[in-house]
Model confidence (mean pLDDT): 84 of 100. Transfer RNA from Candidatus Staskawiczbacteria bacterium RIFCSPLOWO2_01_FULL_38_12b, 72 nucleotides, folded computationally. Rfam family: tRNA. The family's RNA type in Rfam is transfer RNA.
Formats: sequence, C1' cells, structure tokens
RNA sequence: GCGCGAUUAGCUCAGUGGCAGAGCACCUUUUUGACGUAAAGGGGGCCGUGGGUCCGAUUCCCUCAUCGCGCA
Repeated sequence: GCGCGAUUAGCUCAGUGGCAGAGCACCUUUUUGACGUAAAGGGGGCCGUGGGUCCGAUUCCCUCAUCGCGCA
C1' cells in the first nucleotide's frame, strides 16, 4: 500500500429499514446479627467521526479514525 472483519450501556454481546435490548456490574428497598445470597424496583446510550440515500437509518452507500486478521 491492498483486501477482509470489528466499533451499540461501566464490561461481554444481541438487534440487518419502522419506539434501542439482554446478562453481569451499579443504586434503592426487603430479607440477615453482619457480609453474601435471594426478592422487588430504579438509573445509565444523541448505536466510533462526518456526509449521502430514504417518508423513516444502529441497520444500506461513501469518507475518516481506532483495533484485529491476511496479502504484498
């Protein structure tokens, strides 16, 4: 330099055009002598950047950035 893949909550990951989710973690209450466990409830995201297509984009297209793999 070229090709491919990944980027979504604090972490690990779903979601492939029509209201953004799960598990764990965090907070509150109950339970316990206390911690943990368990039960109930709650907070947290402009979906990596900037554009484009579309009535509508996390999703499709392009640019850039970061990371990984391969080729040279």